The RNA shown here (Bacterial RNase P class A) has 321 nucleotides and comes from a Burkholderiales bacterium. It is recorded under the gene name rnpB. Its mean pLDDT, the model's own confidence on a scale to 100, is 77. Its Rfam family is "Bacterial RNase P class A". It is annotated as a ribozyme. RNAcentral holds the sequence, with entries from ENA.

RNA sequence: AAAGACCGUCGGACGAUCGCUGGUCCCGCUUGCGGGACGAGAGGCAACGUCGGGACUCCGCAGAGCACCGUAGCAGGUAACGCCUGCCCGCCGCGAGGCGAGGAUCAGAGCAACAGAGACGAGCCGAUUCAGUUCGGGUGAAACGGGCAAUCUCUACGGGGAGCAACACCAAAUAGGCAGCCGUUGAUCCUGCUCGGGGAGGCUGUGGGUCGGUGGCUUGAGCUUGCGCGCGAGCGCAGGCCUAGAAGAAUGAUCGUCGCGGCGCCGGCAUCUGUUGUAUCGGCGCCGACCAGGAUCCCGCGUACAGACGGUUCUUUGCCU
Numbered sequence: 001a002a003a004g005a006c007c008g009u010c011g012g013a014c015g016a017u018c019g020c021u022g023g024u025c026c027c028g029c030u031u032g033c034g035g036g037a038c039g040a041g042a043g044g045c046a047a048c049g050u051c052g053g054g055a056c057u058c059c060g061c062a063g064a065g066c067a068c069c070g071u072a073g074c075a076g077g078u079a080a081c082g083c084c085u086g087c088c089c090g091c092c093g094c095g096a097g098g099c100g101a102g103g104a105u106c107a108g109a110g111c112a113a114c115a116g117a118g119a120c121g122a123g124c125c126g127a128u129u130c131a132g133u134u135c136g137g138g139u140g141a142a143a144c145g146g147g148c149a150a151u152c153u154c155u156a157c158g159g160g161g162a163g164c165a166a167c168a169c170c171a172a173a174u175a176g177g178c179a180g181c182c183g184u185u186g187a188u189c190c191u192g193c194u195c196g197g198g199g200a201g202g203c204u205g206u207g208g209g210u211c212g213g214u215g216g217c218u219u220g221a222g223c224u225u226g227c228g229c230g231c232g233a234g235c236g237c238a239g240g241c242c243u244a245g246a247a248g249a250a251u252g253a254u255c256g257u258c259g260c261g262g263c264g265c266c267g268g269c270a271u272c273u274g275u276u277g278u279a280u281c282g283g284c285g286c287c288g289a290c291c292a293g294g295a296u297c298c299c300g301c302g303u304a305c306a307g308a309c310g311g312u313u314c315u316u317u318g319c320c321u
Base pairs, nucleotide, nucleotide: 001317002316003315004314005312006311007310008309009308010307012258013257014256015255016254017253018252020041021040023038024037025036026035027034028033029032043291044290048302049301051300052299053298054297055296056163057162058161059160068159069158070157071156072155073087074086075085076084077083088102089100090099091098092097103154104153108152109151110148111147124137125136126135127134167215168214169213170212177206178205179204180203181202182201189197190196222241223240224239225238226237227236228235229234260288261287262286263285264284265283266282267281268278269277270276
């Protein structure tokens, strides 16, 4: 210098103007709306896929066995996992390193292309011997002793179901249920009263459901700094921090300045001089900036992502000393 390996960081900042959704306080009234002030308002360990595991909730459940499903080296981490870490083994790579469904085939079954006489049953062919006694046999991954468990099976371990549209609470109008009372000796009603009309229901209480509302709801296996323990995943202690919780569902737009990247020009600098270079210095102009977006929460895994940056006694090759 080139090509790689592994690990990590970021993926804009500030200001102004106009908006959006909650919260607290104040004011106004038409009492659930309007105005004002303050403060809050997505990630890239992807808010995504909803794949694995859990918290939480309701339902189910004597005990044992079978069936079914899942997991599978050893040890550790974790609330838990099919996740993560360390080591062993195997495979791939020159290497840094990467990948692995990695228990058992003397319990049983099943399977094996092509070639080959024969492929899971032992036998077949040739020679040899008292004797299936001994020796040899092309092919093929494998020829009588093996392979495959990512075929059944066996072993060990694990596994109840549905999901926040869970679930709990409050609770209209109308209709209907139940109970009591009144009513054809005419109620309620027209109609406030008297007369008149009308003709079978009316009144009260109560429980369930629906509309609607509230809780669940975000303080949590939380984030972060330091110290200690551990090879590591991670754990412990101390300090600091509070970070959406709106349900037809907000988190945006424009402008300016700065930063970042690319390209071009100019200056500076260097040079073999109007030539070439510029990782490094300065100025100007133009352009560019991804994937995505909460809906109970958390831990993982997988997937998407313009562009920028950093690290390693890291690897290989080439050159120079």